[in-house]
RNA sequence: CCGUGCUAGACGGGGAACUAGCGGUGCCCUGUAACCCGGAAUCCGCUAUACCGGGGUCGAAAGCUCUCCUGAGGCUCUCGCCUCUGGCCGACACGGCGCGGUAAGUGGUGCUGAAGGCUGGGUCCCAUGCAAUGGGUGGGUGUGAACCAGGUCAGGUCCGAGAGGAAGCAGCCUUAAGCAUUUCGUCCCAUGUGCCGUGGGGUUGCCUGGCUGGAGCCAACUGCCGCGUUCGGCGGCCAGGGACGGUGUCGAAGGAGAGUGCACGG
Repeated sequence: CCGUGCUAGACGGGGAACUAGCGGUGCCCUGUAACCCGGAAUCCGCUAUACCGGGGUCGAAAGCUCUCCUGAGGCUCUCGCCUCUGGCCGACACGGCGCGGUAAGUGGUGCUGAAGGCUGGGUCCCAUGCAAUGGGUGGGUGUGAACCAGGUCAGGUCCGAGAGGAAGCAGCCUUAAGCAUUUCGUCCCAUGUGCCGUGGGGUUGCCUGGCUGGAGCCAACUGCCGCGUUCGGCGGCCAGGGACGGUGUCGAAGGAGAGUGCACGG
C1' cells in the first nucleotide's frame, strides 16, 4: 500500500418555549446522500454516559471527531433612530367648531315707502254683564191620608118620653207633607263653556292697523374683527406596541485545515 472481517461511531442539526434540569413529540429556522416500527402537551421518557423499547443499514472516512472563517434564523438589552396608540401637563389660537360684532362682496327685502318716532288693537291678567250648560228654589199641573187632616156624613150607634141632639165608619168632595211632571217666571250657586259685550291693568316679546318719516334694512353664504374651546394640530414627560440598526448570546448550513482504531492474509 492492497484485500477480507470487525469495533468506536453515524444514519440530521439548531432556536425559542415547557422543565429543577436533559432529551423527545408539537412550533419556528436550516437542510437532505439524511433508516423502519411503537410511545407522548392537563404530555412522554430520563438524571449529568440525561428520549425510552424493538428491528435494520453503513462503517474508519464524502459520511466520524476537533479547530478556524463565513453565516440563515431565534433569543437578549435601562442602546440608537423612526413610527403608532394611550395617559398627564403646558403653551398657542394655526385648522375645525361655537358665540358676539361688522357690512366689503353675494343674496333677499324696500319709493306699491326702509330704519327711526308717535299712537291704537289683539295675544296676557283682574272685575263684571249677557248667553249657554248643570244644580237648587219658587209657581203651575197631576197624584196624594185604613185611624192619628177638613167638609158633608146614608146605614148603624149613643143620649132623650118626645121634639130633637151628639159622636162618627164607608162613600163623595177637598187639602198637607211627599212623589211625578212642566220649564212658566223670579232668584241663588257653579263652570277646563263663548267668533258676544263693558270697565280697568299690563304691553319685555310676538301679530296687526293708523299717522309721521324719506332710504335704508336683514345678516343666510363669503370676507374681516373679537372672545371661547372639552376637537385636531404643536411642545414636554410617562407607559405600551411595531419597523430598521446596534450590543450580547445560541447557532443550522457551507468552506478550509487537522485528527481517529483492531484482527488476519498478500
RNAcentral holds the sequence, with entries from ENA.
This is a predicted structure of a 266-nucleotide RNA (Bacterial large signal recognition particle RNA) from a Planctomycetota bacterium.
Its Rfam family is "Bacterial large signal recognition particle RNA". Rfam's curators write: The signal recognition particle (SRP) is a universally conserved ribonucleoprotein involved in the co-translational targeting of proteins to membranes.
It is recorded under the gene name ffs.
Its mean pLDDT, the model's own confidence on a scale to 100, is 76.
Of the family's consensus pairs, 92% are formed in the model.
Taxonomically the source falls in Planctomycetota (Bacteria, Pseudomonadati).